Order: sequence, then structure tokens, then C1' cells
RNA sequence: GCCUAUAUAGCUCAGUAGGUAGAGCGCACCCAUGGUAAGGGUGAGGUCACCGGUUCAAUCCCGGUUAUAGGCU
Repeated sequence: GCCUAUAUAGCUCAGUAGGUAGAGCGCACCCAUGGUAAGGGUGAGGUCACCGGUUCAAUCCCGGUUAUAGGCU
């Protein structure tokens, strides 16, 4: 230098051939117990990396940028 993949909650990751964004762990509160742990329930927490385009509508499609990983030279 070229090619490919990935980027979504604090962490690990789903997601949909475009139509209101989810799980587990963690966190807060509650239940329960004589008390603790385990257990159960409820809730908070997201500009879906960034910029633009297409579309009535984009996390999803297209182009570019950045970061990370891998490959080729």
C1' cells in the first nucleotide's frame, strides 16, 4: 500500500431480506428471612462508532472517515 471482518446498555453479545432496540451479568429498589447468602419481582441505563446519501421511514441499504482484528505484498 491492497483485501476482508467487526464497531449496538457499565461488561459479554443477540437482533431484523427497512417499520417503536433486546438478553445475560452488573447496578438501584422491593419481596422473602430472626439475619446473611442463594432465590423471586420491578426499574433505570442506548445519538445502534462518526459524516453524508437513498427512502414516507435506516441499527439494517449505498459512499466516505475513524478505531480494532486478520490476511496479502